[in-house]
Context: one part of a larger RNA
RNA sequence: AAACUGUUUGGUGGAUGACUUGGCUUGACCGGGGAUGACGGACGUGGCAAGCUGCGAAAAGCCCAGGGUAGGCGCAUGCGGCCUUUGAACCUGGGAUGUCCCAAUUAUUCCGUAAGGAAGCCGAACCCCCUGAAUUGAAACAUCUUAGUAAGGGGUGGAGAAAAAAGAAUGAUCGAUUCCGUUAGUAGUGGCGAACGAAGGCGGAACAGAUGCAAACCGAAUCCCCUGUAGCGAUAUAGGGGAGAUGUGGUGUACGGACCUCUUUCUGCUCCCAAGAAUUAGCCGAAGCACCUGGAAAGGUGCGGAUUACAGGGUGACACCCCCGUAGGCGGUUCUAGGGAGAUGUUAGGAGGUAUCCGGAGUAGGGCUGGUUGAUUUCCAGUCUGAAGACGUGAGUACCAACUCAUAACUCUAAAUACGUGUCAAGUCCGAUAGCGCAAAGUACCGUGAGGGAAAGUUGAAAAGAACCCUUGGAAGGGUGUGAAAAGCGUCUGAAACCAAGCAGUGAAACGUGUUAGGGCAAUCAAGCUAUUCCAGUGGAAGUUAAUUAGAGAGAUCUAAGGUACGACAUUGGAUCAUGCGGUGUCCUAACCUCGGUCAUGAAGCACUGUGCAACGAGUUCAAGGCUGUGGCAAGGCUAAGCCCUUUGGGCGAAGUCGGAGCGAAAGCGAAUCCGCGCAACAUCGUGAGGCGGGCUGUAUGAAAAUGCAGUUAGUCACAGUUUUGAGACCUGAAGCCAUGGCGAACUACUCCUGAGCAGGGCGAAACCCGAUUUCAAUCGGGUGGAGGCCCGAAACAAGUGUUAAGAUCAAUUUACUUUGGUGACUUGGGUGUAGGGGUGAAAGACCAGUCUAGCCUGGCAAUAGCUGGUUCCUUCCGAUUUAUCCCGUAGGAUAGCCCUACUGGAGGAGGGUAAUGUGGUAGAGCACUGAUUGAAAAAUUAAGGUUCGAAAGUUCCGGUUUUUCUGUCAAACUCCGAAAACAUUAUCUCCGUAGAAGGUGGGAGACGGGGUGUUGGGGUAAGCUUAACAUCCGUGAGGGGAACAACCCAGAAUCAGGUUAAGGGCCCAAAAUGCUAGCUAAGUGUAAAAGAAAGGAGGUCCGAAGUCACAGACAGAGGGAAGGUAGGCUUAGAAGCAGCCACCCUUUAAAGAAUGCGUAACAGCUCACCCUUCGAGAUUUCGGGCGCCGAAGAUUGACGGGGCUAAGCUAGCUCCCGAGACCCGAUUGUUCAUAAAAUGAACAGGUAGGAAGGCAUUGUGCGAGGACAGAAGUUGGGGGGUAAUCUCCAAUGGACCCCGUACAAAAGAAAAUGUUGCAGUAAGUAACAGCAGAGAUUCGUGAGAAACGGAUCCGCCGAAAGGGCCAGGGUUUCUCAGCAAUGCUCGUCAGCUGAGAGUAAGUCGAUCCUAAGUCUGAUCGUAACACGAUUAAGACGAAAGGGAAUCCGGUUAAUAUUCCGGAACCUUGGAAAUACCAGCGGCAACGCAAGCCAUAAUCGUAAUGCUUCGGUCUAGCCUGAGUGGAAUCGUCGUUCCAUCUAACAGGAAUAAGUCCUUGGAGUUCCGUAACGGAGAGAAGAGGGCGACACCUGGAAUGGCAGCAAUGUUCGGGCAAGGGCUGGAGUCCAUGAAAAGCGAUUGUGGAAAUGGGAUUUUCCAAGCUCGUACCAAGAUCUGGCACAAGUGUCCUGGCAGAAAAUGCUAAGGCGUGG
Repeated sequence: AAACUGUUUGGUGGAUGACUUGGCUUGACCGGGGAUGACGGACGUGGCAAGCUGCGAAAAGCCCAGGGUAGGCGCAUGCGGCCUUUGAACCUGGGAUGUCCCAAUUAUUCCGUAAGGAAGCCGAACCCCCUGAAUUGAAACAUCUUAGUAAGGGGUGGAGAAAAAAGAAUGAUCGAUUCCGUUAGUAGUGGCGAACGAAGGCGGAACAGAUGCAAACCGAAUCCCCUGUAGCGAUAUAGGGGAGAUGUGGUGUACGGACCUCUUUCUGCUCCCAAGAAUUAGCCGAAGCACCUGGAAAGGUGCGGAUUACAGGGUGACACCCCCGUAGGCGGUUCUAGGGAGAUGUUAGGAGGUAUCCGGAGUAGGGCUGGUUGAUUUCCAGUCUGAAGACGUGAGUACCAACUCAUAACUCUAAAUACGUGUCAAGUCCGAUAGCGCAAAGUACCGUGAGGGAAAGUUGAAAAGAACCCUUGGAAGGGUGUGAAAAGCGUCUGAAACCAAGCAGUGAAACGUGUUAGGGCAAUCAAGCUAUUCCAGUGGAAGUUAAUUAGAGAGAUCUAAGGUACGACAUUGGAUCAUGCGGUGUCCUAACCUCGGUCAUGAAGCACUGUGCAACGAGUUCAAGGCUGUGGCAAGGCUAAGCCCUUUGGGCGAAGUCGGAGCGAAAGCGAAUCCGCGCAACAUCGUGAGGCGGGCUGUAUGAAAAUGCAGUUAGUCACAGUUUUGAGACCUGAAGCCAUGGCGAACUACUCCUGAGCAGGGCGAAACCCGAUUUCAAUCGGGUGGAGGCCCGAAACAAGUGUUAAGAUCAAUUUACUUUGGUGACUUGGGUGUAGGGGUGAAAGACCAGUCUAGCCUGGCAAUAGCUGGUUCCUUCCGAUUUAUCCCGUAGGAUAGCCCUACUGGAGGAGGGUAAUGUGGUAGAGCACUGAUUGAAAAAUUAAGGUUCGAAAGUUCCGGUUUUUCUGUCAAACUCCGAAAACAUUAUCUCCGUAGAAGGUGGGAGACGGGGUGUUGGGGUAAGCUUAACAUCCGUGAGGGGAACAACCCAGAAUCAGGUUAAGGGCCCAAAAUGCUAGCUAAGUGUAAAAGAAAGGAGGUCCGAAGUCACAGACAGAGGGAAGGUAGGCUUAGAAGCAGCCACCCUUUAAAGAAUGCGUAACAGCUCACCCUUCGAGAUUUCGGGCGCCGAAGAUUGACGGGGCUAAGCUAGCUCCCGAGACCCGAUUGUUCAUAAAAUGAACAGGUAGGAAGGCAUUGUGCGAGGACAGAAGUUGGGGGGUAAUCUCCAAUGGACCCCGUACAAAAGAAAAUGUUGCAGUAAGUAACAGCAGAGAUUCGUGAGAAACGGAUCCGCCGAAAGGGCCAGGGUUUCUCAGCAAUGCUCGUCAGCUGAGAGUAAGUCGAUCCUAAGUCUGAUCGUAACACGAUUAAGACGAAAGGGAAUCCGGUUAAUAUUCCGGAACCUUGGAAAUACCAGCGGCAACGCAAGCCAUAAUCGUAAUGCUUCGGUCUAGCCUGAGUGGAAUCGUCGUUCCAUCUAACAGGAAUAAGUCCUUGGAGUUCCGUAACGGAGAGAAGAGGGCGACACCUGGAAUGGCAGCAAUGUUCGGGCAAGGGCUGGAGUCCAUGAAAAGCGAUUGUGGAAAUGGGAUUUUCCAAGCUCGUACCAAGAUCUGGCACAAGUGUCCUGGCAGAAAAUGCUAAGGCGUGG
């Protein structure tokens, strides 16, 4: 220096606090609008005007009336102007105006004879009717449930629906409906599961019925319209017309009526006035001053006042008396109870009679089926049936009877009730991430669309919003000024993250951080202290201890005596000093320490989650139960709905409910207390609440005995806590399911309609021609021809094979090269159709808008989730489980066990030790049983088999079977036997217990995933394996040790301090021994409790045991010998000690094998055994033990903890010391208990899930008491108190509210949810601005500034485009001027950017007209219904590429042009005039010319048609030659370059193809074509008619072009179209639009000579409306972008070339693939 920590000053940011314009909730009021055109919208409207508001061409408004009063011209300032005391603005009522769309209506339907009238549509929820899910619950699922919910359809209203009994009940009655309380979670329904669930009654709210019909009887007595008259009017009346006998009208309506007889009397309608109520303009309305502080008084102080008014708001801080208001009173408007008047009409009730008549039919009822419901009654629907008639009929919960009730099959009807678009008020609701999504929004923005959907409040009392000066291109900065304060518009307060600088500390890496202790440095106004520190003295717990003496020991050392010195702390005295101490910041040292949360047996984890900070973010509410607590009343307790009042409350209200009696299936029956023991308590003999025991009683069963249950009385209501159930139920989270609900075919799939496109080259089908050949054919050769899901193709276009690039990309599918198809089942534009269990699909489950094994949107919806994640302050006490049983149960539940808590209980308890008595069949053992399993012997037997001998019978042997004896074994499902432990009971000891044991009852849980170690088992080769038992620890347990290390060792942590030990250690790291004695190890073995090692190997070394040999000489070494028979025999080619087989003797000797090994072809040779000599004392063999060695290979020095160590290793023993939160001791806190209390004492205080208890804080409310402009809240830093949540003080900032006590109410506590929102970091000054296709350079200009802007020059690039013209789409991007904050991948003076202006001109170009696929739709039909569907089809729509009346050239603008202008044309319609014509003409003929009108109908033609292919002809265009004009080179010649052009339209003449005519008269065929072909039905030849583009002339040279100008602009040749015109041929299992328009013909009718009248001629007039700018793409379109992608069409020159390939280039355009 970098960097870290802290702080200060700033920045950033917008938390916090304060505020409220807006919400939320509740209550009251009020409640429809519309054809008189609504709701909603579009467009306009202001002097300047983009948005909102208002209004409507009379346009922020006009008129009248009322109110109102000095100002006004909206939000909304400003400039400019205007209105107003002749009363504006503003408010209320009425009127006028009221563009366009929309029910939208010049229509449709209904009613009506007509005139005429009505409906339609909208609206927040509520209401009625119809159609009608699924998620879900049932822990699955199907009946069931969710639910008749959501959604859809229809319909009305301020409410709607329902409604005046064919009712409900039951022996008594009630008397329409609706709503509330209760009945009641009852009766009941129900895979009788989950769940569902009435009614009668009673208490209330509100109350209302009908002078409405049908019918019986009468039979026009009735009604409507027009006109006239009378009246203010209601109305009356006259005339006329119409309805009505299929009945207008009268009567009549429920035990009644008609009908008959008698008797007595009232009602609705219209108009006027109006208490009262409500209310949408208003009016009157009491009482205060001074001083102080301050910018300002409403504050403080002092002295007053008002009140039917202290609700509230405002005013420069907190106002009863300043302002608006408030209490109270007045006024206007609207409606009406009620009253009055008018006209009209005669009705209604009662009694009696009752012969006769009437009383709602495909109905009631029945059968079958379905629905509804709590329900088998009732009710509804379908279908088949089908009555009665008041002497009838229906109902009364299956059904029948009796009895009772009611009168169906017609209609209307207020209130009580529901809801909230709206208005007003209120609130223990929210206060800007809250509250509605919205405090300027359904806005911005996203999506094709349905639809989704934000963020964003605060200057100040007053703009007093900073004049003026300086710097600057500007932005801005510095002064000055305003203001109480800059609070300065990026504006109140202004936190944190983050950034910068200053200061303090540290000072070359990091290895965190934190806690405790000690120290260095620094700073320290206040809020903390008067002590601290040092020295000395005294006391002093546990404990420690010196000299010295004596003793013990091999020694280390120890023991005893001795009594010196310490010791936390307390206390006394002295010295010290004001930054002094404490505390603070930082750094160093020491000890300990791996990050929170979570799921897990186990997390630092290489398990998940967390970048930082701030704010937000999760057990709530209601109903019904259980328990506990508190309170009220108590054998009783309580009200509910509702009503009332003086209304935050109180009173009334007993319906009903719980309790007071139980037992029984039910019928039913139905409780006298007494005695004993005894805890607490009182008391001390004892009495004895509760409690325990016994009797007694009720009831059921039973013949009885007896047994079960019950009885000796405590409940109930409210509040609080806790818990359960139902609800979204602690919060977040699915994939999915459903909806006659909607939106999508702009992507893509396929269909249909209408258009468009495909360079060039090649092969050479059929057919035909010619030749050859053949009896004819077939066949062969050559040619012509031009077929084809044919070929080539870096053409276009389409596709997407391989590789590459890219990989947060240019691009959410791209790039480069390559590859495939490329006349076809081809590609493509526009239009059109098909829609979600549906479409479309050459089929891949593909595609249906970046979404598909069922789209998207919205809704059901807070679906459900036994699953994951998260779940927020403190302290105190206790403290688990991972076991059992059941469950479609094993990721989950329930019950028991285990935990907590309250009460009860009142003396025992215990998983311990010992002893005694019992129980059993394990370990072991055994083979007696059951089975398995060796060998031997004996006997018997021989019914398997073989075998010897025998002629056979038979016999021998092997073998088999059985038995016996001996011998060797095995067993979870063997036992003649059989422990140890264990268990049970009893006794006793010990421990716990009246400071309350066992037991009992209620409430709350958690948990039902475990794991390690030791011992003992099962399984398994084994395992850090699995499964059990017992114990223990971890889990939920810290501390010490073990290097580190959940469970191993020690040890169970309330706090602080001192000491002593435990495990384990004592060379250094690192506290304590380089301790003592005796050994072992040489391998760094080891330094490791287990932590890696075996078989095997070796004269490593130490120790031990048993042998053998040895002075008569061992062992080892050295010297010597190691012989003969014999070469043993056999075998062999050979075999001689030594290939092999057999044998392995004898002799000599000190000793010597018919040979131990080597060796040879075989011999030989060497050697060994064995012997002798030398030497001279121990030697040797086997076995066992200790410590070592080899065996021994892994990826970091990489398992001694390291250094290192020869002990500091190992073995055995001894001594001392260190060492923990254990133990001891001192001090302190808390809990429980004892005690009346205090003091004191006893015991206890690790803790997850979990239970219990007590506190802190936040927001608001009531009451009480206070603080504040002399400075509240908040914010920042600092000091202090409390175990803690947290409280408080000081200073600064801030500039208006705040706090305490107590009670209450909660949106009441965050570090975590891949949490939500905002802000800020890190990555990072990093990636990118390179990649595929090009490129710039110089210079001048402008400017504050130039690589990028402008000019010039050179250079470069594209050129079937990167040039030019259009469609779609976009929508002003066009042009000009002025700018440069932002946008532009840098810059920018530039711009597709910003601001302001300007710009699009048509009879002929399009739309407009026509019809196509198809779409809409009246009527009709279907449907429960409709906004739905179907058929037919009047009518309409449907193409800016199909059809189609008509315009060209030139000029002009900054920007338009077939649009303007100049010139020259044409079409349609209408009009005027004239003429032809109305008795036709020419030609041999084809045919040509001429040719009337109106109306109507029909017909024909045209419009009008595929694909492939081949001609003819013309033009554009190109090449080329000459001439002319001009230009360049100093000049000439020469060369090069530029120009050399001519529209629509009119007229003209001649033709091509084709066709036709006349003539002609063809076989030996001829004519003719690119090809096919043609001809007596008339070829060739000759002549002629009709007939296109083009051409010629005019238009028109006065234009254009070239040139300074004069002037020039002429004439040939060649090639030649994918273009124009006109033809031919081929081809098809494919046959290739329609209509308008135009032309012609014909029919019918009409008019017409005083006439008609052209499509001929001339003239005149009209030709509206909409589009027209610009881009059309490597920057105006679709892709989020100035995006390497995508996007239809036309033109497209030259040289080379087959070519639209490719290369170069012209015109033109670029250097901006920025």